[in-house]
Context: one part of a larger RNA
RNA sequence: CUGGGUGUAAAGGGUGCGUAGGCGGUUUAUUAAGUCAGAUGUGAAAGCCCGGGGCUCAACCCCGGGACUGCAUUUGAAACUGGUAAACUAGAAUACAGGAGAGGUAAGUGGAAUUCCUAGUGUAGCGGUGAAAUGCGUAGAUAUUAGGAGGAACUCCAGUGGCGAAGGCGACUUACUGGACUGUUAUUGACGCUGAGGCACGAAAGCGUGGGGAGCAAACAGGAUUAGAUACCCUGGUAGUCCACGCCGUAAACGAUGAAUACUAGGUGUCGGGAGUCGAAUCUCGGUGCCGCAGCUAACGCAUUAAGUAUUCCACCUGGGGAGUACGAUCGCAAGAUUGAAACUC
Numbered sequence: 001c002u003g004g005g006u007g008u009a010a011a012g013g014g015u016g017c018g019u020a021g022g023c024g025g026u027u028u029a030u031u032a033a034g035u036c037a038g039a040u041g042u043g044a045a046a047g048c049c050c051g052g053g054g055c056u057c058a059a060c061c062c063c064g065g066g067a068c069u070g071c072a073u074u075u076g077a078a079a080c081u082g083g084u085a086a087a088c089u090a091g092a093a094u095a096c097a098g099g100a101g102a103g104g105u106a107a108g109u110g111g112a113a114u115u116c117c118u119a120g121u122g123u124a125g126c127g128g129u130g131a132a133a134u135g136c137g138u139a140g141a142u143a144u145u146a147g148g149a150g151g152a153a154c155u156c157c158a159g160u161g162g163c164g165a166a167g168g169c170g171a172c173u174u175a176c177u178g179g180a181c182u183g184u185u186a187u188u189g190a191c192g193c194u195g196a197g198g199c200a201c202g203a204a205a206g207c208g209u210g211g212g213g214a215g216c217a218a219a220c221a222g223g224a225u226u227a228g229a230u231a232c233c234c235u236g237g238u239a240g241u242c243c244a245c246g247c248c249g250u251a252a253a254c255g256a257u258g259a260a261u262a263c264u265a266g267g268u269g270u271c272g273g274g275a276g277u278c279g280a281a282u283c284u285c286g287g288u289g290c291c292g293c294a295g296c297u298a299a300c301g302c303a304u305u306a307a308g309u310a311u312u313c314c315a316c317c318u319g320g321g322g323a324g325u326a327c328g329a330u331c332g333c334a335a336g337a338u339u340g341a342a343a344c345u346c
Stems, first nucleotide, its partner, number of pairs: 003318004007300002012314001014201004021194003025088007033081002035077008048066007091191001092188003096183003103177007110154001115149007125136002162169002206247006215241002220236004258313006266291010295302002319346003328339004
């Protein structure tokens, strides 16, 4: 490079926005760059292929033809691709009217529970475990009642329910704000799809500065267990977990399944709309599940939410180990991240 692939065998980028590029709906006219046909010139000779001939054959040599798949010029064709012009509405977008939602950000508020403090009642235990002990308690604990402080999380509702591009989002109220869906068809008129680089977002842990610190809890200490126990269990407990701002940029970031469009039996739940009805049935649009046909698959399984049938664009794979290592480069305060080999070996 070509081919074959990427749910589980190697392989889908964590996610979006978007630049270049690639690809792109319907109709008419025109053009002739791509495309197709003809002609002319050129494409040296030798070599190559075919036919014939000469050395006794062959190698070798000679003759004729072909080929030289190309390039340039020119004459045409106009279906398709491209260009130009005009138009269309089925893609896309906007407007209007609605209802749904843990979508986001900020401020405020609430109750239960844990812990601590103060006070009352009260007395010898509490706690913990497989059993214990460390631990707490006559300086009055545990239990219980009242009051207070403070931080974090929001029981029930709760649902293969909802929303979000993904990460993720769950008490209540208010403010600001993003997106999706349905309906009417009104407007624009291909404005679209994908997207190398780039930019933005991105759980947890970790880092920097300043706060905060109830509970939990790496590290650590002690008690047990054990042959040992740098663990599992218990009693404590610091970073951290929380907030603000700034970094980090990774995860089994998973549906282990890139995005978009079209087509291809059904059945049955559920969520949000619409039509319909007295109410239903039924129909329809958009999500979210289960089962299942054709088809696909190595099988498992997938199956209108495809892993089916096709098209477009991007990313990635190419035996195991060495190795996501070394070196270099970029980024980072660091931790490290990204990019990413080879020798050797089976």
Predicted 3D model of a 346-nucleotide part of an RNA (small-subunit ribosomal RNA, central domain) from a metagenome. It matches the Rfam family "Bacterial small subunit ribosomal RNA". RNAcentral holds the full RNA, with entries from SILVA. The coordinates come from a structure-prediction model, not an experiment, and the mean pLDDT is 89.